The RNA shown here (SAM riboswitch aptamer (S box leader)) has 138 nucleotides and comes from a Nitriliruptoraceae bacterium. It was read from a public genome assembly, where an Rfam model found it. Its Rfam family is "SAM riboswitch aptamer (S box leader)". Rfam links the family to the GO term regulation of gene expression. Model confidence (mean pLDDT): 76 of 100.

[in-house]
RNA sequence: UGCUCAUCCAGAGAGGCGGAGGGCUCGGGCCCGUCGAAACCUCGGCAACCCCCGCGCUGUUGCGAGCCCCGUACGGGGAACGUUCAGCGGGGAAGGUGCCAAACCCGGACCCGUCGGCGACGACGUGGUCGAUGAGCG
Repeated sequence: UGCUCAUCCAGAGAGGCGGAGGGCUCGGGCCCGUCGAAACCUCGGCAACCCCCGCGCUGUUGCGAGCCCCGUACGGGGAACGUUCAGCGGGGAAGGUGCCAAACCCGGACCCGUCGGCGACGACGUGGUCGAUGAGCG
């Protein structure tokens, strides 16, 4: 720096430093901020994406020594068990990230869909785009 997928109405703050901005950006609103913004540091916390589990269920991808059936045989089929794998659920929090005002704070402009209108256009949406975070790949 690019692509893909998932999530984004829950949750969790003190101190230091700093000194005027901040809520990604354009623009509108609303809000936070000199009772101290951003950035940075320390400590604490939240959550559970990665991660971990002699946990449960389901499936049956692979493997295993046997069993049963068909077959003269080669071989074919079946059920169960163990293991592996996958999905879902449950639990955990050592480690890698992340996060700790308000739904991505809310609309608009653009696209899509639905509805209404002859039409210009209007209304609506867990929509898309945009952004953030994680995981995977390049």